[in-house]
RNA sequence: GCCGCCGUAGCUCAGCCGGUGGAGCGUGGGACUGUUAAUCCCGAGGUCAGCGGUUCGAAUCCGCUCGGCGGCG
Numbered sequence: 001g002c003c004g005c006c007g008u009a010g011c012u013c014a015g016c017c018g019g020u021g022g023a024g025c026g027u028g029g030g031a032c033u034g035u036u037a038a039u040c041c042c043g044a045g046g047u048c049a050g051c052g053g054u055u056c057g058a059a060u061c062c063g064c065u066c067g068g069c070g071g072c073g
Stems, first nucleotide, its partner, number of pairs: 001072007010025004019056001027043005049065005
């Protein structure tokens, strides 16, 4: 230098054949208990890496940029 994959909640990741952004763990509150743990209930937490384009509508499609990983030279 060229090519491919990945970037989504604090962490690990689903969702990625366009139509309300999710799960587990963690975390806050509560129930239960003599207390703790366990269990159960409720909640908070996201510019979906960034910018632009297509579209009535984009995490999702297209282009560029940034970052990570791998391959080739």
Background
Predicted 3D model of a 73-nucleotide RNA (transfer RNA) from a Methanobacteriota archaeon. The sequence is in RNAcentral, with records from ENA. It matches the Rfam family "tRNA". Rfam classes the family as a transfer RNA.